[in-house]
Context: one part of a larger RNA
RNA sequence: UUGGGCGUAAAGCGCGUCUAGGUGGUUUAAAAAGUCUGAUGUUAAACUGCGGGGCUCAACUCCGUAUUGCGUUGGAAACUGUUAGACUAGAGUAUUGGAGAGGUGGGCGGAACUACAAGUGUAGAGGUGAAAUUCGUAGAUAUUUGUAGGAAUGCCGAUGGGGAAGCCAGCUCACUGGACAAAUACUGACGCUAAAGCGCGAAAGCGUGGGGAGCAAACAGGAUUAGAUACCCUGGUAGUCCACGCUGUAAACGAUGAUUACUAGGUGUUGGCUGUCAAAGGUCAGCGCCCAAGCUAACGCGAUAAGUAAUCCGCCUGGGGAGUACGUACGCAAGUAUGAAACUC
Numbered sequence: 001u002u003g004g005g006c007g008u009a010a011a012g013c014g015c016g017u018c019u020a021g022g023u024g025g026u027u028u029a030a031a032a033a034g035u036c037u038g039a040u041g042u043u044a045a046a047c048u049g050c051g052g053g054g055c056u057c058a059a060c061u062c063c064g065u066a067u068u069g070c071g072u073u074g075g076a077a078a079c080u081g082u083u084a085g086a087c088u089a090g091a092g093u094a095u096u097g098g099a100g101a102g103g104u105g106g107g108c109g110g111a112a113c114u115a116c117a118a119g120u121g122u123a124g125a126g127g128u129g130a131a132a133u134u135c136g137u138a139g140a141u142a143u144u145u146g147u148a149g150g151a152a153u154g155c156c157g158a159u160g161g162g163g164a165a166g167c168c169a170g171c172u173c174a175c176u177g178g179a180c181a182a183a184u185a186c187u188g189a190c191g192c193u194a195a196a197g198c199g200c201g202a203a204a205g206c207g208u209g210g211g212g213a214g215c216a217a218a219c220a221g222g223a224u225u226a227g228a229u230a231c232c233c234u235g236g237u238a239g240u241c242c243a244c245g246c247u248g249u250a251a252a253c254g255a256u257g258a259u260u261a262c263u264a265g266g267u268g269u270u271g272g273c274u275g276u277c278a279a280a281g282g283u284c285a286g287c288g289c290c291c292a293a294g295c296u297a298a299c300g301c302g303a304u305a306a307g308u309a310a311u312c313c314g315c316c317u318g319g320g321g322a323g324u325a326c327g328u329a330c331g332c333a334a335g336u337a338u339g340a341a342a343c344u345c
Stems, first nucleotide, its partner, number of pairs: 003317004007299002012313001014200004021193003025087006033080002035076008048066007090190001091187004095182003102176007109153001113149008124135002161168002205246006214240002219235004257312006265290010294301002318345003327338004
C1' cells in the first nucleotide's frame, strides 16, 4: 500500500458556516463520454503463465498459445455522466399558532454579606478533634435603626426547557436568531457532505482603564507532625466582576462526525395538532427509562443504535523516546498549531 478499524483496546477535528471536490429523487427523448461487445493495427526477441516435445530426470532447452495496455473502426443503450423537456415524495418560501434560563443592551427588586454611623448592653467573642494565632473594657460578640457597596439570583425547579458547541436561570422593557405544529398555496432537485478559508469557542492567563462585598492561588502567622514548604485555623494580594482587545486550549464527554432510508414493543415526560362533555386514544417534533430482532471481546448499544445499508469528511496502524527536537506559522507573553528521528523494550 491493499485491507481492517475509530463508546471503553490506537483512532470522531471543541462547534458551526461556506468554496473547490466528491456524491445525489421520479420520468421522457436524444446523443454515445464512461460502460459492454466484434473486427483490425501495434505491443521486437528473450522473460512470465498454460499445453506439449528433447537431453535417463531436473536445471537447461525447443515448439505452440495466452493474459493485460494503447490506437483505429463497426455496433449495443440497461446503468453513470451530458443535452433538451416534464414531475413532486427531498429541499425551500408564504400564512396562522403556541412553547422556551436562545442572544445583545437598558431599567428595577428582595434575601444574605461586609463596612461605616448611631442606640441598647457587658465580658467575652471567634475558631477547633483539642487549641492557638485573631478581635474585644479605646466597649467587641449579640440586638435595633440608618447609610453605602459589590457579587450572586433562594423557593418555583424537574429525571424539565433552549442553543451548533462553549453554555444559558430574580423581575421587566426594547431589539433580535433558531426550532416546532397545523392546514393549504407556490418554487421545482434548488439537495447531502465538506479539504482549504472564515467565524464562534468554559476556566485559567495576558494588555489598557474601571471596580472590589464575599471568596481566595501566592504570601504571613497559629496548630498538627519525627519533619509538614500540606490537610485544619486566623489573616490575605493577584484573580474572581465590568468595558474593549488578545489567548484558542479542557475528561471542550454521549470519551459515540454529519446526512438519509429501513428494522417488534412497553412506560414516563416537554411543546403542538387531533379527539372527547371530560377522558382514553391517535399523530408530529424533542427529552428519559426498560427491552424484540440484530450487533459486541465483554461491558453494553438497541428507532436519540454501538442494528441493516448508502454518501461525504476527519482520524488510527506496538510501548517508550514525545506531543519532545528542528523548521514554519500565529501570539505582547504564557504558549498554541503542525510534528519527526536516533536509541530502547
Molecule: small-subunit ribosomal RNA, central domain
Organism: uncultured bacterium